[in-house]
RNA sequence: UCUUAGGAUCGCUAGGGUUCCGGUCGGCGUAAUGCACGAGUCCGUGCGGCGUGUUCGAUGCCUGGUCCGAGAGCAAUCCGGUCUCGUCUCCCACCUUGCCUGCAAGGCGGCGAUGAGGCUCCACGGAGGGAUAAAAGCCCGGGAGGU
Numbered sequence: 001u002c003u004u005a006g007g008a009u010c011g012c013u014a015g016g017g018u019u020c021c022g023g024u025c026g027g028c029g030u031a032a033u034g035c036a037c038g039a040g041u042c043c044g045u046g047c048g049g050c051g052u053g054u055u056c057g058a059u060g061c062c063u064g065g066u067c068c069g070a071g072a073g074c075a076a077u078c079c080g081g082u083c084u085c086g087u088c089u090c091c092c093a094c095c096u097u098g099c100c101u102g103c104a105a106g107g108c109g110g111c112g113a114u115g116a117g118g119c120u121c122c123a124c125g126g127a128g129g130g131a132u133a134a135a136a137g138c139c140c141g142g143g144a145g146g147u
Base pairs, nucleotide, nucleotide: 006079007078008077009076011074012073015068016067020065021064022062023059024058025057026056027055028053029052030051034047035046036045037044038043080120081119082118083117084116085115086114087113088112091110092109094107095106096105097104098103099102122142124145128140129139130138
């Protein structure tokens, strides 16, 4: 200096913000118990605001639901790679036996296919930018940098 560290999917979590739901606060409408005054009857006026609404706004320094979510977190599945054992067909090489001297049978190895099982390690990491409603261990990114 270069190359290599396998890939994909699904679920969960650490974490994340605030589109929606909900919570909280406030406004607007409606309005209970109650209080005051007037009059003289179950009336009128005013205050007030428990509750309530296909209502409006704010709020994530609101526990939450929805949502996003890890290369270096967890679990699982599939594919790939590699190793071991077993099985099988053709081909190739070798060995043994036989005799029709290049053919037959058997054995073993290689290549190929297939079944079962094992392994698939290691991994510190900004700033900045991007998407989404918005943000983040998301993406840029096993990046820059460092060992």
Guanidine-I riboswitch aptamer from Paraburkholderia unamae, 147 nucleotides, folded computationally. The RNAcentral record of the sequence draws on ENA. Its Rfam family is "Guanidine-I riboswitch aptamer". Gene Ontology term of the family: regulation of gene expression. Lineage of the source: Bacteria > Pseudomonadati > Betaproteobacteria > Burkholderiaceae > Paraburkholderia. The prediction has a mean pLDDT of 80.